[in-house]
């Protein structure tokens, strides 16, 4: 320098032809059970879906550019 892949909650990851209010596990917080802890159970908070732009009635999903990371070739 060129090719490919990835980026979604604090962490690890889902999300089928583009269409309902984007979910799960772990973690965090609260209530209950226990004398207390561990643990169990019920619930809650937590998201500009990397950034910008484009296509579309409608975009996490399609297209382009940029950024970061991984990988292959030289």
């Nucleotide at each position: 320098g060129g090719g490919g892949a990835a980026u979604u909650a604090g962490c690890u990851c889902a999300u089928u032809u583009g269409g309902c209010u984007a979910g799960a596990g772990c973690g965090u917080c609260u209530g209950c059970a226990u004398g207390g802890c561990a643990u169990g159970u019920a619930g809650a908070a937590g998201g500009u879906a990397a950034u910008c732009g484009g296509u579309u009635c409608g975009a996490c999903u399609c297209c382009g550019a940029u950024a970061u990371u991984c990988u292959c070739c030289a």
Source information:
This is a predicted structure of a 74-nucleotide RNA (transfer RNA) from a Bacteroidota bacterium. It was read from a public genome assembly. Rfam family: tRNA. Rfam classes the family as a transfer RNA. The source organism's lineage runs through Bacteria, Pseudomonadati and Bacteroidota. The prediction has a mean pLDDT of 81.